[in-house]
Context: one part of a larger RNA
Molecule: small-subunit ribosomal RNA, 3' major domain
Organism: uncultured bacterium
RNA sequence: UGACGGGGCCCCGCACAAGCGGCGGAGCAUGCGGAUUAAUUCGAUGCAACGCGUAGAACCUUACCUGGGUUUGACAUGGAUCGGGAGUGCUCAGAGAUGGGUGUGCCUCUUUUGGGGUCGGUUCACAGGUGGUGCAUGGCUGUCGUCAGCUCGUGUCGUGAGAUGUUGGGUUAAGUCCCGCAACGAGCGCAACCCUUGUUCACUGUUGCCAGCACGUUAUGGUGGGGACUCAGUGGAGACCGCCGGGGUCAACUCGGAGGAAGGUGGGGAUGACGUCAAGUCUUCAUACCCCUUAUGUCCAGGGCUUCACGCAUGCUACAAUGGCUGGUACAGAGAGAGGGGAGCCUGUGAGGGUGAGAGAAUAUCUGAAAAACGGUCUCACUUUUGAGAGGGGUGUGCAAAUCUACAUCACAAAAUGUGAGUGUCUAGUAAUAUCAGAUAUGAAAAGCUGCGGGGAAAAUGUUUUCGGGGGU
Repeated sequence: UGACGGGGCCCCGCACAAGCGGCGGAGCAUGCGGAUUAAUUCGAUGCAACGCGUAGAACCUUACCUGGGUUUGACAUGGAUCGGGAGUGCUCAGAGAUGGGUGUGCCUCUUUUGGGGUCGGUUCACAGGUGGUGCAUGGCUGUCGUCAGCUCGUGUCGUGAGAUGUUGGGUUAAGUCCCGCAACGAGCGCAACCCUUGUUCACUGUUGCCAGCACGUUAUGGUGGGGACUCAGUGGAGACCGCCGGGGUCAACUCGGAGGAAGGUGGGGAUGACGUCAAGUCUUCAUACCCCUUAUGUCCAGGGCUUCACGCAUGCUACAAUGGCUGGUACAGAGAGAGGGGAGCCUGUGAGGGUGAGAGAAUAUCUGAAAAACGGUCUCACUUUUGAGAGGGGUGUGCAAAUCUACAUCACAAAAUGUGAGUGUCUAGUAAUAUCAGAUAUGAAAAGCUGCGGGGAAAAUGUUUUCGGGGGU
């Protein structure tokens, strides 16, 4: 000077407390450990690994295993040399990779024995490696933490390491600002500038809208028309403790009020200082060194990554009446699409199938969202709760659905009656709840992820205590 203390002081945070609904018990899904296996590819391991890399493993992917091939190679450049178009159809052997046969095909320039391009064989340099080391590295990322800190120049003090500034008194979300002070200034952070959302004004009105005026329809902005309104898109205004009152060094600031769509950072996002953890990643990529080079390269078929006495993590579904089943009937936002999204009509109990209008989309489509609300029924029962599991015959995708896909339907129907010790989230349009869309993709294990809007709470007296962080000592 730091760090640490089961030392003390001050401050903050869903840290505790207050409250809501969970997890931990059941079934299933997914990930991990372990066990198993020819292989169950590899990485990630307290917070900060475990619905993580993987925005999607039937083949492919694929890195793993078994077997069959290949060795200038699946891919690149160059040299030497030889030969010829490249390619492509059919057929045979084979699991295929490959190999054989046969047909077709025949680049370009020109002073054609040649030159150029391209392809193939042989050969030499070399290629190749998801092989190792993230403790050799770059780049990128997590974390403390969106915490308020981390430093420098000059000066001063100290023999020096260093100190001062940055401490002190107030204040703030903030090293934010004010006052004081051997300090005076400055930089990286904070804040603001950026995006979005909430109010309003002006302009522009098509594919959007329809108040007023007409026309028309069983009905509908359907038509003429209109720019008022909604909305879309540009550009402005608006919030600054600006105004009033109380407190305060009458400083910074703070409390209350008015006006206002919004009030003290209005809400949300992007933005992550110096550094810490030899944190993570050599399997995105790049890269040093080491290793393999008839194999640790590469091609192919099949299998595996999907196993299952068990343990853990994250979710989903429930155990019911604030409910289940059933009938008709409402109301979103955001997004997507041409090898795609598909209306209407026909057909099937249904998943779907047939046909295919209009729309590269504010026009047509996905798309009438579900919970809610209104009727009917069930009456506390392992039931008209739940819906795992196995059985039957089906549908879609695909070369292929046995290992190993999703969905619909019929019949059977398991555990589960609110969950021990313990433990995690959340402060408002939030939690809890009910849907919808998208990425990835032939299909789909999505109950995951990323977004969207619907209806919509309770509690906070406070800082004694627990955890984490900041400052002084």